[in-house]
RNA sequence: GGGGAUGUGGUCUAGUGGUAUGAUUCUCCAUCCGGGUUGGAGAGGUCCCGAGUUCGAUUCUCGGCAUCCCCC
Numbered sequence: 001g002g003g004g005a006u007g008u009g010g011u012c013u014a015g016u017g018g019u020a021u022g023a024u025u026c027u028c029c030a031u032c033c034g035g036g037u038u039g040g041a042g043a044g045g046u047c048c049c050g051a052g053u054u055c056g057a058u059u060c061u062c063g064g065c066a067u068c069c070c071c072c
Base pairs, nucleotide, nucleotide: 001071002070003069004068005067006066007065010024011023012022018055025043026042027041028040029039030038048064049063050062051061052060
């Protein structure tokens, strides 16, 4: 220098155009003498950035950034 993949709560993850899913974590309550376990409730997301297409974009298109892989 060329090509490809990935980017989503603190962490991990699902999601092929219609207000983003689950696990874990944290807080509170119940359970217990207390803890653990279990159950319930709650908190936590500018979906990497920008532009475009569309009534509507996490999703499609283009550019950029980061990480990883292959080739030179």